[in-house]
């Protein structure tokens, strides 16, 4: 001074998925609580007048089309999309650029919904181009 792997910290990123107490230390049976964020059920009213297998419905940006493998379904491959996400103080606008457009749950059954009742706080990564506005932070003098 390069690369390649491990581990540890700090900073980012997608996402609700954080932050603190108290217990408990494997002799436990994997715990309790709180803020904070996040999702579901669930009146009147309103919708819907129609739904009960062509099932229906949540979470979620993840929906639709079209093409080819394949006789059909499943699945697979590729194009392309609604939509969404990154480019490092934040937010908004403009160019440019790279992504992503999945999964998975509930079980015949849920419109909204106030009181009210239940839940969840995972998982998986490393970007870093420009310009206009407005806010904010930090150092200098």
């Nucleotide at each position: 001074u390069u690369c390649a792997c491990a581990u540890g910290a700090a900073c980012g990123c997608u996402g609700a998925g954080u932050u603190c107490u108290c217990a408990g230390u494997a002799u436990g049976c994997c715990g309790a609580g709180a803020a904070g964020c996040g999702g579901g059920g669930g009146a009147c009213c309103c919708a819907c007048u129609u739904a009960c297998u062509u099932g229906g419905g949540g979470u979620g940006a993840a929906u639709c089309c079209c093409g080819g493998c394949a006789g059909c379904c499943c699945g697979c491959c590729g194009g392309g999309u609604a939509g969404g996400g990154u480019c490092a103080g934040u937010c908004c606008u403009c160019c440019g650029a790279c992504c992503c457009g999945a999964a998975u749950c509930c079980g015949u059954c849920a419109g909204c919904u106030a009181a009210c009742c239940c839940c969840g706080c995972a998982a998986g990564c490393g970007u870093g181009g420009g310009a206009a506005g407005a806010c904010g932070g930090c150092g200098c003098a």
The prediction has a mean pLDDT of 80. This is a predicted structure of a 141-nucleotide RNA (c-di-AMP riboswitch aptamer (ydaO/yuaA leader)) from Desulforudis sp. The source organism's lineage runs through Bacteria, Clostridia, Thermoanaerobacterales, Desulforudaceae and Desulforudis. It matches the Rfam family "c-di-AMP riboswitch aptamer (ydaO/yuaA leader)". From the family's description: This family represents a conserved RNA structure found upstream of the ydaO and yuaA genes in Bacillus subtilis and related genes in other bacteria. The model forms 92% of the base pairs in the Rfam consensus.